[in-house]
RNA sequence: GUACGACAAUAGCAAACCCGCCGAAAGGUGGCGACGCAAAGCUAUAGGGGCUAACGUGAACGAUAAACACUAUGCCAGCCAGUUGCCGAA
Numbered sequence: 001g002u003a004c005g006a007c008a009a010u011a012g013c014a015a016a017c018c019c020g021c022c023g024a025a026a027g028g029u030g031g032c033g034a035c036g037c038a039a040a041g042c043u044a045u046a047g048g049g050g051c052u053a054a055c056g057u058g059a060a061c062g063a064u065a066a067a068c069a070c071u072a073u074g075c076c077a078g079c080c081a082g083u084u085g086c087c088g089a090a
Base pairs, nucleotide, nucleotide: 004088005087012037013036018031019030020029021028022027035078041083042082043081047080048079049076050075051074056070057069058068
């Protein structure tokens, strides 16, 4: 230095539920709270995968509406992945 990850040490992050706010929703954000995490740090059309379907499009119906289907440059990094990093036992 690389790989690796300990009943080590110093630190760190914060799931779900609930409450407030934003959003059509997915979800985000603040507080509470800890399920857990060796990256639960960062990266979102231009690595894969997943979620939502507002706008738009589609067919049918006398017409409207509702419902249904498709669609992301909307969202998820605590799905895999890329990338950077603390410590130093085996």

The RNA shown here (c-di-GMP-I riboswitch aptamer) has 90 nucleotides and comes from Paenibacillus sp. CECT 9249. Lineage of the source: Bacteria > Bacilli > Caryophanales > Paenibacillaceae > Paenibacillus.